[in-house]
Molecule: transfer RNA
Organism: Candidatus Gottesmanbacteria bacterium
RNA sequence: GGGCCCGUAGUUCAGCUGGUAGAACAUCUCAUUUGCAAUGAGAAGGUAAGCGGUUCAAGUCCGCUCGGGUCCA
Numbered sequence: 001g002g003g004c005c006c007g008u009a010g011u012u013c014a015g016c017u018g019g020u021a022g023a024a025c026a027u028c029u030c031a032u033u034u035g036c037a038a039u040g041a042g043a044a045g046g047u048a049a050g051c052g053g054u055u056c057a058a059g060u061c062c063g064c065u066c067g068g069g070u071c072c073a
Stems, first nucleotide, its partner, number of pairs: 001072007010025004019056001027043005049065005
């Protein structure tokens, strides 16, 4: 330098062929306990790596850039 894959909540990840962004764990609150843990109930937490384009509508499609992985040279 070139090919391919990936980037979504604090973490690990889902999200099917474009249509209101979710799970688990973690965090916080409440209940239970003498207390802790465990358990149950609830809450908060996301400019979707960045910019642009297509579309009535983009996490999803297209282009460029950035970052990570892998292969080739």